[in-house]
RNA sequence: CUUCAUCAUGGAGAUGGCAUUCUCCCCAACCGCCGGAACUCCGGCUAAUGAUGCCUGGCCGCGU
Numbered sequence: 001c002u003u004c005a006u007c008a009u010g011g012a013g014a015u016g017g018c019a020u021u022c023u024c025c026c027c028a029a030c031c032g033c034c035g036g037a038a039c040u041c042c043g044g045c046u047a048a049u050g051a052u053g054c055c056u057g058g059c060c061g062c063g064u
Base pairs, nucleotide, nucleotide: 010025011024012023013022016055017054018053019052020051021050032045033044034043035042036041
């Protein structure tokens, strides 16, 4: 100096916050889907979750 392993800490899982839990990552994890030749360009679709509960915000419908 490089590589591997372990520990501690931290980070990530297509839009916010809190809690629980799962998975992943060490500069990586991660950066949704469909169609048109096309990841660039155009059009369309689901969704505040990785999963669950609650809160906040947004959209649609109904009632008062």
Fluoride riboswitch aptamer (crcB RNA motif) from Paraburkholderia sp. DHOC27, 64 nucleotides, folded computationally.
Its mean pLDDT, the model's own confidence on a scale to 100, is 76.
The sequence is in RNAcentral, with records from Rfam.